Source information
c-di-GMP-I-GGC riboswitch aptamer from a Bacillota bacterium, 87 nucleotides, folded computationally.

RNA sequence: ACCGUCAAGGGCAAACCCGUCGAAAGGCGGGGACGCAAAAUCACGGGCCUAAUGCCGAUCAAGGCUAUGGCGGCUGGAUUGCCGGUA
Numbered sequence: 001a002c003c004g005u006c007a008a009g010g011g012c013a014a015a016c017c018c019g020u021c022g023a024a025a026g027g028c029g030g031g032g033a034c035g036c037a038a039a040a041u042c043a044c045g046g047g048c049c050u051a052a053u054g055c056c057g058a059u060c061a062a063g064g065c066u067a068u069g070g071c072g073g074c075u076g077g078a079u080u081g082c083c084g085g086u087a
Stems, first nucleotide, its partner, number of pairs: 001086004011036002016031006034073001040079003044076003047071003052068001054065003
């Protein structure tokens, strides 16, 4: 530097359930394991989710749009890293 076929020690933890925070998306803690070699960290590009707020809707409405909110377990990028293998 590349790779994850084999081994060891391990690590993380989807859905779902409970509690909690939040308008929501979703976060956090506990249980639980579908998976994961970066399923570690960073919302920088793309993508996706939500719509409190603001705007439109002649109207307080139905509805639509809007990220100052989220998702890193959608993807590209950046940074760091365990074990083993190959050179």
Of the family's consensus pairs, 95% are formed in the model. The coordinates come from a structure-prediction model, not an experiment, and the mean pLDDT is 86.